Record summary:
This is a predicted structure of a 377-nucleotide RNA (Bacterial RNase P class A) from Rodentibacter rarus. Lineage of the source: Bacteria > Pseudomonadota > Pasteurellales > Pasteurellaceae > Rodentibacter. The prediction has a mean pLDDT of 77.
RNA sequence: CGAGUUGGUUAGACAAUCGCUGGUUUAUUGAAGCCCUUAACCGUGUUCGCACGACCUAGUGGGACAAGUAAACGAGAGGAAAGUCCGAGCUACACAGGGCAGAGUGCCGGAUAACGUCCGGGAGGCGUGAGCCUACGACCAGUGCAACAGAGAGAAGACCGCCGUGCAAACGGUAAGGGUGAAAGGGUGCGGUAAGAGCGCACCGUGCCAUCGGUAACGGUUGGCAGCAGGGUAAACUCCACUCGUAGCAAGACCAAAUAGGAACUCAAUGGAUGGCCCGUCCAGAGUUCGGGUAGGUCGCUUGAGCGGCGGGGUAAUUCGUCGCCUAGAGGAAUGAUUGUCCACGACAGAACUCGGCUUAUCGACCAACUCAAUAU
Numbered sequence: 001c002g003a004g005u006u007g008g009u010u011a012g013a014c015a016a017u018c019g020c021u022g023g024u025u026u027a028u029u030g031a032a033g034c035c036c037u038u039a040a041c042c043g044u045g046u047u048c049g050c051a052c053g054a055c056c057u058a059g060u061g062g063g064a065c066a067a068g069u070a071a072a073c074g075a076g077a078g079g080a081a082a083g084u085c086c087g088a089g090c091u092a093c094a095c096a097g098g099g100c101a102g103a104g105u106g107c108c109g110g111a112u113a114a115c116g117u118c119c120g121g122g123a124g125g126c127g128u129g130a131g132c133c134u135a136c137g138a139c140c141a142g143u144g145c146a147a148c149a150g151a152g153a154g155a156a157g158a159c160c161g162c163c164g165u166g167c168a169a170a171c172g173g174u175a176a177g178g179g180u181g182a183a184a185g186g187g188u189g190c191g192g193u194a195a196g197a198g199c200g201c202a203c204c205g206u207g208c209c210a211u212c213g214g215u216a217a218c219g220g221u222u223g224g225c226a227g228c229a230g231g232g233u234a235a236a237c238u239c240c241a242c243u244c245g246u247a248g249c250a251a252g253a254c255c256a257a258a259u260a261g262g263a264a265c266u267c268a269a270u271g272g273a274u275g276g277c278c279c280g281u282c283c284a285g286a287g288u289u290c291g292g293g294u295a296g297g298u299c300g301c302u303u304g305a306g307c308g309g310c311g312g313g314g315u316a317a318u319u320c321g322u323c324g325c326c327u328a329g330a331g332g333a334a335u336g337a338u339u340g341u342c343c344a345c346g347a348c349a350g351a352a353c354u355c356g357g358c359u360u361a362u363c364g365a366c367c368a369a370c371u372c373a374a375u376a377u
Stems, first nucleotide, its partner, number of pairs: 002372009012342007020076002023073007034063003042053004078348001082359002085357005090248004097279004102244005107121005122136001123134004137239002142237002144233002159178002161174005186204006205228001206226005211220003252299004262290006270284004306325008343346001
């Protein structure tokens, strides 16, 4: 100086004017309705002036609430808000009954509310490297698939070739060499043979056993035994292990309003009970047609498995303790417009119950650690 890898922060900035939505405080208006306050009337007594007791209501006065107006203070879209792909919180159903079907995951150990997510490790693979990828259980439980070519493609073979006999035709042996193919069933070497072949041997490889290390997956400058190979494919069907109620904020709860608790037909071994089927349990209704009435409001709705600082445990994911902070809740849908300055010249893009992830899109700016190449010393 260049090229990379991994992780993190940010997502135009500042100022002024006007504007939008929610919150807190203050002031003001506040009908009807609500709460408090209250005569006359009634009863008893009376010295006839009145006193006591009980109750209702008009009126008067006061208060609260809904809502409106004004002012002040403070707050107001994302790293993906997108996809709706997983998991949950929450709500309803029902007693979360049993079974079948179905679905998901798939090396080992951990984290987490949970997950198909994340962290660490193992194996296989890619890269000079820092690093990155993996849909990673089982093919002797069974079934299937691999066109064509080729002699032969699954419990599969002799085309060329090599060797032997023979005058020749032909017969026999062979699978070391060649060819076909994505793939022909261990490799190298030596011996052996008519020529060959794990046929035998040495080493490598493979499998089993032991031993050492590791929690484990697994590994070895370890040892022994065995000629050991009827291959590939399960993101083919399948088998094995483990897991799995359903539906969803348009879930659901409350208040108000209205009508005709209408009529007819069908089912009773029927109908219904929140994925499908069967059993069980519970309920008594279910479906079709005609006709009539209403559909307004409040909540759910934002304090959370929340965020940040410091310290401890852990390789890490993360967890424990302590201190601090409150950061949108619209309801046809709020944050916009104008002006000026700056520079990195602004991409992808707007919450709608909430959260943990994954995936996809994307202009830039900044920080940290690590790797490699070139040059110079």